Source information:
This is a predicted structure of a 74-nucleotide RNA (transfer RNA) from an archaeon. It matches the Rfam family "tRNA". Rfam classes the family as a transfer RNA. About the family: Transfer RNA (tRNA) molecules are approximately 80 nucleotides in length.
[in-house]
C1' cells in the first nucleotide's frame, strides 16, 4: 500500500441482510419490599446505537468519509 470483519448502557448480548410500535434482554448501580440484620428472592428506576455528512416521510439498519480495533495479501 491492497482486501475484509467488527464498533449498541459500566460489562455482555439481540434487532442490521429485508429501513417503520417508546432500541429489547441479562448483569451491575441506585431506590423500595421481604428479614431482628444481611444474603437469597420480589418490585421499581437510571443508563446506549464510535464521530461527521448524505439519502428518506422515517436510519442502529442504506451510501460516503473519518477514528479505533482485529484478520489477511504483498
Nucleotide at each position: 500500500g491492497g482486501g475484509g470483519g467488527c464498533g449498541u448502557a459500566g460489562c455482555a448480548u439481540a434487532a442490521c441482510c429485508u429501513g417503520g410500535c417508546u432500541a429489547g434482554u441479562g448483569u451491575u448501580g441506585c431506590c423500595g419490599g421481604c428479614u431482628c440484620c444481611a444474603a437469597c428472592c420480589c418490585g421499581g428506576u437510571a443508563g446506549g446505537u464510535g464521530g461527521g455528512g448524505g439519502u428518506u416521510c422515517a436510519a442502529a439498519u442504506c451510501c460516503c468519509u473519518c477514528c479505533g480495533u482485529c484478520c489477511u495479501c504483498a

Source information
The coordinates come from a structure-prediction model, not an experiment, and the mean pLDDT is 83.